[in-house]
The part of an RNA shown here (small-subunit ribosomal RNA, 3' major domain) has 483 nucleotides and comes from a metagenome. The full RNA is in RNAcentral, with records from SILVA. The coordinates come from a structure-prediction model, not an experiment, and the mean pLDDT is 81.

Context: one part of a larger RNA
RNA sequence: UGACGGGGGCCCGCACAAGCGGUGGAGCAUGUGGUUUAAUUUGAUGCAAUGUGAAGAACCUUACCUGGACUUGAAAUGUACGGAUUAGUCCUGUGAAAGCAGGAUGACACCCUUCGGGGUGGAACGUACAUAGAUGCUGUAUGGCUGUCGUCAGCUCGUGUUGUGAGAUGUUGGGUUAAGUUUUGUAAUGAGUGUAACCCCUGUCGUUAGUUGCCAGUAUGUAAUGGUGGGAAUUUUAACGAGACUGCCGAGGAUAACUCGGAGGAAGGUGGGGAUGACGUCAAGUCAGCACGGCUCUUACGUCCAGGGCUACACAUGUGCUACAAUGGCCGGUACAAAGGGAUGCAAUACCGUGAGGUGGAGUAAAUCCCUAAAAGCCGUCCUUAGUUCGGAUUGGAGUCUGUAAUUUGACUCCAUGAAGUUGGAAUCGCUAGUAAUCGCUGAUUAGUAGGUAGCGGUGAAUACGUUCCCGGGUCUUGUACA
Numbered sequence: 001u002g003a004c005g006g007g008g009g010c011c012c013g014c015a016c017a018a019g020c021g022g023u024g025g026a027g028c029a030u031g032u033g034g035u036u037u038a039a040u041u042u043g044a045u046g047c048a049a050u051g052u053g054a055a056g057a058a059c060c061u062u063a064c065c066u067g068g069a070c071u072u073g074a075a076a077u078g079u080a081c082g083g084a085u086u087a088g089u090c091c092u093g094u095g096a097a098a099g100c101a102g103g104a105u106g107a108c109a110c111c112c113u114u115c116g117g118g119g120u121g122g123a124a125c126g127u128a129c130a131u132a133g134a135u136g137c138u139g140u141a142u143g144g145c146u147g148u149c150g151u152c153a154g155c156u157c158g159u160g161u162u163g164u165g166a167g168a169u170g171u172u173g174g175g176u177u178a179a180g181u182u183u184u185g186u187a188a189u190g191a192g193u194g195u196a197a198c199c200c201c202u203g204u205c206g207u208u209a210g211u212u213g214c215c216a217g218u219a220u221g222u223a224a225u226g227g228u229g230g231g232a233a234u235u236u237u238a239a240c241g242a243g244a245c246u247g248c249c250g251a252g253g254a255u256a257a258c259u260c261g262g263a264g265g266a267a268g269g270u271g272g273g274g275a276u277g278a279c280g281u282c283a284a285g286u287c288a289g290c291a292c293g294g295c296u297c298u299u300a301c302g303u304c305c306a307g308g309g310c311u312a313c314a315c316a317u318g319u320g321c322u323a324c325a326a327u328g329g330c331c332g333g334u335a336c337a338a339a340g341g342g343a344u345g346c347a348a349u350a351c352c353g354u355g356a357g358g359u360g361g362a363g364u365a366a367a368u369c370c371c372u373a374a375a376a377g378c379c380g381u382c383c384u385u386a387g388u389u390c391g392g393a394u395u396g397g398a399g400u401c402u403g404u405a406a407u408u409u410g411a412c413u414c415c416a417u418g419a420a421g422u423u424g425g426a427a428u429c430g431c432u433a434g435u436a437a438u439c440g441c442u443g444a445u446u447a448g449u450a451g452g453u454a455g456c457g458g459u460g461a462a463u464a465c466g467u468u469c470c471c472g473g474g475u476c477u478u479g480u481a482c483a
Stems, first nucleotide, its partner, number of pairs: 001483002003480003007477007015467002019431005026322008034313002042053002064308007077130006088105007108121005133297002136295003142291002144286003147282001149280001154193006160169003173184003199274004204242007214231002218229003245268001248262005324424001328383001329381002332378001340371003345364002350359003390421001395416007437459007
């Protein structure tokens, strides 16, 4: 100087407390461990692995296994040589395919030409060689990227001063802040980085603009609709501005910083959210994104193909979904979004089908067309507390769609079947406001497959006395058989 202490002081955080809802019990989905297997490819393993790489394993992907094949190789560069109906196209046989064997047809450029053809070359093919190739190993050789402490408030330097020195001071003290934020004091005086601000979205207003969006007033038309003339108000769209700065008032405070209250205001003290992650820590993660040193394989640890596997299943565990019902289930009528996507696309009206869906195709490279919001509300129910009109697993049958292909192993529909489950032990997680909870919608990935994930809006709470305790962190101080 650090680190540590079941030492002390001060402070903070959904850390506890106060509340709300979960997980842990059930069924299923999904990941992992384990077991099994010819193979169940592999990385990730406390927080910070386990709906993670994977924004999507039927084939492909694919790295694994079995079997069948190839060896200058599936792809790349170069050198030398070679042959001639060479490249390409088509066909036949064989085969699971890859491939192997055979047949037919048959180009291009230049030169010469007796117009029959001949020669040279490029490309391609073959042979030989130099080399390729490796998702093989090492993340403890590395780059790059990432997680984490932590959006925590810290981390440092110049000059000066001080100490024999390691070092200290500054960065400590009194206040204050979300903040090493700021003020004051001070052997310090300055500076950098982080904080804050600058950036984006959102909340109010104005200006400009008015189509595909809007319709107040004014005509017109319809069963109905901004449908039509028209309008530029409103909503809205999207560019530029205004606006919030403790600016104003009062109180407290050291006449400071600042804190508390008030006014005005759409908004008040960082307005709300995002992006942004200091010096460093964990030899943290990644050689399987990519790159790269070294090592290893080279008729195989490389390459091609078919089938299988990654989907197994006594079990253990994480993350989710659906429930156990009446604040509900079921039937019928009816209403209100935002954001996003659309050409191998999105697809309306119509018709067919109980339905998944099919036929057909208006419109639409889209503020124009398409994509039903659902909870909610209204009416009803021999529903009336039951393993039930709760719950939907499982299983049988019949189908639809995608795709060469749905058996291993897809999603969905209809009919039948109707399991566990009556609110979950010890323990444990999230959340402080448009949040939790609850409700649906959309996108990426995909031919198809979403209970995951990334977004979007609808409805919309309770509680916070407080810091004694648990956990993590900051700072000052103290002790130390620690470095």